[in-house]
A computed fold for a 100-nucleotide RNA from a soil metagenome, annotated as SAM riboswitch aptamer (S box leader).
């Protein structure tokens, strides 16, 4: 800048924490979590192809180059609007992040 509620897991090796980071809060984990390899899968951001005098763009097709497979980016914190006596919910947005 673009997207970030959709979708997609088997084996093995490890072994004790993990969900980025900090608080809170919930979850996931020895029935072996994370992590790492293999081998499979999802998507359709590069990227080829249709595609033709050139661009560019929309569209479909592929699946080489990332990327990604537990919970919306797991959900809150910061703003503003609504609801509520209240405690607090609710609904946009920002910051941080991820991936191209």
């Nucleotide at each position: 800048c673009a997207u970030c509620a959709a979708g997609a897991g088997a084996g093995g090796c490890u072994g004790a924490g993990g969900g980025a980071a900090c608080c809170g809060g919930c979850c996931c984990u020895a029935u072996g979590a994370c992590g790492c390899c293999u081998c499979g899968g999802c998507a359709a951001c590069c990227u080829g192809c249709u595609c033709g005098a050139c661009c560019a763009g929309c569209a479909g097709c592929a699946a080489g180059g990332u990327g990604c497979c537990a919970a919306u980016c797991c959900c809150g914190g910061c703003g503003a609007g609504c609801c509520g006596c209240a405690a607090g919910g609710c609904u946009c947005g920002a910051a941080g992040g991820a991936u191209g």